[in-house]
Context: one part of a larger RNA
RNA sequence: GCGUUGUUAAGGAACUCGGCAAAUUGACCCCGUAACUUCGGAAUAAGGGGUGCUCACGAGAGUGAGCCGCAGUGAAUAGGUCCAGGCGACUGUUUAUCAAAAACACAGCUCUCUGCUAAAUCGAAAGAUGAUGUAUAGGGGGUGACACCUGCCCGGUGCUGGAAGGUUAAGAGGAGGAGUGAGAGCUCCGAAUUGAAGCCCCAGUAAACGGCGGCCGUAACUAUAACGGUCCUAAGGUAGCGAAAUUCCUUGUCGGGUAAGUUCCGACCCGCACGAAUGGUGUAAUGAUCUGGACACUGUCUCAACAACGCACCCG
Numbered sequence: 001g002c003g004u005u006g007u008u009a010a011g012g013a014a015c016u017c018g019g020c021a022a023a024u025u026g027a028c029c030c031c032g033u034a035a036c037u038u039c040g041g042a043a044u045a046a047g048g049g050g051u052g053c054u055c056a057c058g059a060g061a062g063u064g065a066g067c068c069g070c071a072g073u074g075a076a077u078a079g080g081u082c083c084a085g086g087c088g089a090c091u092g093u094u095u096a097u098c099a100a101a102a103a104c105a106c107a108g109c110u111c112u113c114u115g116c117u118a119a120a121u122c123g124a125a126a127g128a129u130g131a132u133g134u135a136u137a138g139g140g141g142g143u144g145a146c147a148c149c150u151g152c153c154c155g156g157u158g159c160u161g162g163a164a165g166g167u168u169a170a171g172a173g174g175a176g177g178a179g180u181g182a183g184a185g186c187u188c189c190g191a192a193u194u195g196a197a198g199c200c201c202c203a204g205u206a207a208a209c210g211g212c213g214g215c216c217g218u219a220a221c222u223a224u225a226a227c228g229g230u231c232c233u234a235a236g237g238u239a240g241c242g243a244a245a246u247u248c249c250u251u252g253u254c255g256g257g258u259a260a261g262u263u264c265c266g267a268c269c270c271g272c273a274c275g276a277a278u279g280g281u282g283u284a285a286u287g288a289u290c291u292g293g294a295c296a297c298u299g300u301c302u303c304a305a306c307a308a309c310g311c312a313c314c315c316g
Base pairs, nucleotide, nucleotide: 001311002310003309004308005307006306007305008304010302011301014300019297027051028050029049030048031047036041038145052067053066054065055064056063057062068072080295081294082293083292084291085290086289087287088286092104093103108143109142110141111140112139113138114137120129121128122127146282147281148280149279151212152211153210156209157208158205159204160203161202162201165200166199167198171194172193176189177188178187179186180185213231214230215229216228217227240274241271252268253267254266255265256264
């Protein structure tokens, strides 16, 4: 000097990106326990009190009297708590070896395919799985408990349907023509006509892939525009939410919290560039999740000190 461990006056987060780390709490019994809620929970909520030994009584639980210590779950093991918000309902799963999460899964919801030698999958095939199942079954896609809901657009792409019409391959067809031969013939080219699926075409379909406007004017202060005009579109974003895990300008503005707050909470809406199963908005419970605040507690800090044990180092 370093490491591990322990203790510390006064203060108590002033440390720091951030209470990281440490400390606090802790067992059992009794009392007591809020908002909210899916009535199960939340909950060990929170917050208080007790705990040793001796004697007497008692079946016991225990009651009474007494005794000791600073301290009685006398050592050790044994939740810190609360408030508010984001995300994901939950228990689970995951990057073996830098990520455990808001990612994946999930029950539920929905679309679609499949009538059984099923669809789908593996396999040149035989065959097998599906399934010794049979649409309350099986496969695939999406969403993701629950509550309230899920608007408009089928023009494009996809899918489904469509006894007409157009286009269209091989094949069928063979008008007509060519070569050759004495000829019969042989060998070629070949128009019309016929000819499937597909495509064109006509419909349907968005919990299919996806999409969901611009400009100008207008009210008796001003401002704003319920209202009007016009252009374009397949249709012009409904409900709900909104500076948001989304807001560039931006530390937006107002309110709250602080002495002081780029974070946080509640509002506003001018949404650069939210928005309805690529789900929208809420939500009790839940989380080694993320964010902000408070109490308790502390060597995190003011500001460092001491001790034990190791290592380095020095002497022998």
Description: This is a predicted structure of a 316-nucleotide part of an RNA (large-subunit ribosomal RNA, domain IV) from a pig gut metagenome. Its Rfam family is "Bacterial large subunit ribosomal RNA". Rfam links the family to the GO terms structural constituent of ribosome and ribosome. The prediction has a mean pLDDT of 89. RNAcentral holds the full RNA, with entries from SILVA.